c-di-GMP-I riboswitch aptamer from an uncultured Pseudomonadota bacterium, 87 nucleotides, folded computationally. It was read from a public genome assembly, where an Rfam model found it. Its mean pLDDT, the model's own confidence on a scale to 100, is 85.
RNA sequence: CUCUGACAAAGGCAAACCCGUCGAAAGGCGGGGACGCAAAGCCACCGGUCGUCGGGACGUAAGUCCAACGAUAGCGGGGUUGCUCCA
Numbered sequence: 001c002u003c004u005g006a007c008a009a010a011g012g013c014a015a016a017c018c019c020g021u022c023g024a025a026a027g028g029c030g031g032g033g034a035c036g037c038a039a040a041g042c043c044a045c046c047g048g049u050c051g052u053c054g055g056g057a058c059g060u061a062a063g064u065c066c067a068a069c070g071a072u073a074g075c076g077g078g079g080u081u082g083c084u085c086c087a
Stems, first nucleotide, its partner, number of pairs: 004087002012037002017032006035074001041080003045077003048072004055066004
């Protein structure tokens, strides 16, 4: 220095739900709130899941599909940065 494991201290984050706000939506952000989290810090690179206003195809319609775009880092992998006692 790296990895792994358990415990402790200081501190950190914050699910559901509620309120406000932005968005067509998934969902984001702020406040309250804590289910949990040792990267639940950061990055959509890979796989997964979710959305589909507007555009295109088919259709009487409902709707289905396509392309494009988006969401999720608290779905998994990967990358990257990082606090602390002991073995």